[in-house]
């Protein structure tokens, strides 16, 4: 000098004019109200305000429990209110390396899948081969046979083929031909013992059968987590509130008192045991309300009315300094700050500079001056909060890694 890796901070600045929101605070006026007029002094859009993908906090359901089915998440420890989020570690893979990245638990609990090629794609197999032996036919020839083709069986999976992926790998010994068939190392798996580590795993050694793919972000199994709907939840105040239809489910026992000759008919009460509905996200239990021997609860159809405004709505799991503990994330003490709350939706417009970006034109050996016109990214609160994604113009600043130069 050059090409990287990982974080951070900022998000155009100054002045000036003229408008808007909303706090505080003086004065005035009147019709005394949620009022209108006027001075002061603050304050007013983002790292992502986006996506609505997670976690919550708060309101209701409501007093709220257990299965089942269903999501969801997956290494170990720890962090937070909580998470699928952040922090350190461990493994796999990627990169020379700083350092990325993983839907990281189980394939010997069952089911599936694996195209095409290929004999065969899981307790799968035999296309060329190789090797024994019958048979035929050729050739040599020491007349015993050895060779060469063909074809029946037996054995085989080392050698070549195919393929992402063929039931470990070299090498040596065997064998009729092989083959972990054995045997040396060496991967792999199963186990044992010692160290290290909270752990997830790590390193040693030592026996073993000699080795039985790959996918679960296929179904599935296993651990752990989980009630719901939402600021159009909700909470007060004010208005206004005609109906009409039609569905729809018991039983017994006791008492009164009326009819009836008796049997018995209906009535009203009250007890049991139950039935109808409504609500808790599906479903079952099981809970709370509400009705109930017929019409109401309460469903469904047709129709009429009324709906203005307060409030939630910003003091927070809050910022920001400083010590401390902790590798870290974050905690935990002092201190000190208050930084939007609109309501059909404010926080703007104009000018002037000055600052970044590249363009013309003129001067300069050059760096550069100077004029002159153009752009300045993604983008806008709506109850709030921790986080993850995507979108983005640019500055500056810190810490590392590798190459090559020079001292």
């Nucleotide at each position: 000098g050059g090409a990287g890796u990982g974080g951070a901070u900022c998000a155009g600045g100054u002045g000036g004019u003229c408008g808007c929101c909303g706090g505080c605070u003086g004065g005035g006026c009147c019709u005394u109200g949620u009022g209108c007029c006027u001075g002061g002094c603050g304050g007013g859009a983002g790292g992502a305000a986006a996506g609505u993908c997670c976690g919550g906090g708060c309101u209701c359901c409501a007093u709220a429990g257990g299965g089942c089915a269903g999501a969801g998440u997956g290494g170990u420890g720890g962090g937070u209110a909580a998470c699928g989020c952040c922090c350190a570690c461990c493994g796999g893979c990627c990169g020379c390396a700083a350092g990325g990245u993983c839907a990281g638990g189980g394939a010997a609990a069952g089911u599936g899948c694996c195209a095409c090629a290929g004999a065969a794609a899981a307790c799968a197999a035999a296309c060329c081969g190789c090797c024994g032996u019958g048979c035929c036919g050729g050739u040599g020839c020491u007349c015993g046979c050895a060779c060469c083709g063909g074809u029946g069986c037996g054995g085989u999976a080392a050698g070549g083929g195919u393929g992402a992926a063929a039931c470990g790998g070299u090498g040596c010994g065997g064998u009729a031909a092989g083959a972990g068939c054995g045997c040396a190392c060496c991967a792999g798996c199963a186990g044992g013992c010692c160290g290290g580590g909270u752990g997830a795993c790590c390193g040693g050694u030592c026996u073993g059968g000699c080795u039985c793919g790959g996918u679960a972000a296929a179904c599935c199994c296993c651990a752990c987590u989980c009630g719901g709907a939402g600021c159009a939840a909700g909470a007060c105040c004010a208005a206004a509130c005609a109906g009409g239809g039609a569905g729809c489910a018991a039983a017994g026992c006791g008492g009164c008192a009326g009819c009836g000759c008796a049997u018995g008919c209906g009535g009203c009460c009250g007890c049991u045991u139950g039935c109808g509905g409504g609500u808790c996200g599906g479903u079952c239990c099981g809970g709370c309300c509400c009705g109930c021997u017929a019409c109401g609860a309460c469903u469904c159809c047709c129709g009429g009315g009324u709906a203005g405004g307060u409030u939630g709505c910003u003091g927070g799991a809050g910022c920001c300094g400083g010590c401390g503990a902790g590798c870290a994330a974050u905690c935990g003490c002092c201190g000190g700050c208050c930084u939007a709350g609109a309501g059909a939706a404010a926080u703007g417009g104009c000018c002037a500079u000055c600052c970044c970006c590249g363009g013309g034109c003129g001067c300069u050996a050059a760096c550069g001056c100077g004029u002159c016109a153009g752009g300045g990214a993604c983008a806008a609160a709506a109850c709030c909060c921790g986080g993850c994604u995507u979108a983005u113009c640019g500055a500056u600043c810190c810490a590392c890694u590798c190459c090559g130069c020079u001292c």

Bacterial RNase P class A from a Planctomycetia bacterium, 407 nucleotides, folded computationally. NCBI's taxonomy places the organism under Bacteria, Pseudomonadati, Planctomycetota, Planctomycetia. The coordinates come from a structure-prediction model, not an experiment, and the mean pLDDT is 77. The model forms 97% of the base pairs in the Rfam consensus. Its Rfam family is "Bacterial RNase P class A". It is annotated as a ribozyme.